A computed fold for a 107-nucleotide RNA from an Anaerolineae bacterium, annotated as SAM riboswitch aptamer (S box leader). Taxonomically the source falls in Anaerolineae (Bacteria, Bacillati, Chloroflexota). The coordinates come from a structure-prediction model, not an experiment, and the mean pLDDT is 85.
RNA sequence: UACUCAUCCAGAGCGGUUGAGGGAACGGCCCGAUGAAACCGCGGCAACCCCCGUAAGGCGACGGGAAGGUGCCAAUUCCGGCAGAGCUUUGCUCUGGAAGAUGAGUU
Numbered sequence: 001u002a003c004u005c006a007u008c009c010a011g012a013g014c015g016g017u018u019g020a021g022g023g024a025a026c027g028g029c030c031c032g033a034u035g036a037a038a039c040c041g042c043g044g045c046a047a048c049c050c051c052c053g054u055a056a057g058g059c060g061a062c063g064g065g066a067a068g069g070u071g072c073c074a075a076u077u078c079c080g081g082c083a084g085a086g087c088u089u090u091g092c093u094c095u096g097g098a099a100g101a102u103g104a105g106u107u
Base pairs, nucleotide, nucleotide: 002106003105004104005103006102007101008100013042014041015040016039017038021031022030023029026080027079028078043073044072045071048069049068050065051064052063053062054061077099082096083095084094085093086092087091
């Protein structure tokens, strides 16, 4: 870099440095000098990998754990786009998809 699989309506922030952007892109709509992004420190959430058990082993499942590897800590992935269905029809709801994010494996 690319591919495959799984998940994405739950959860979890303070301090310091610094100083204008940020929420992937686009359209919206938001957040931001009562301090954005980034970095550092400490804390936390979760349970993908991992560990233990049910059970002698494998796949899978379920239950438990949190030392280690990641991840995450405004808003459902903040909402939408494309296709289909329904309805009280210029909108709303639902289903699927696309795109994206994270993990694991392969390359």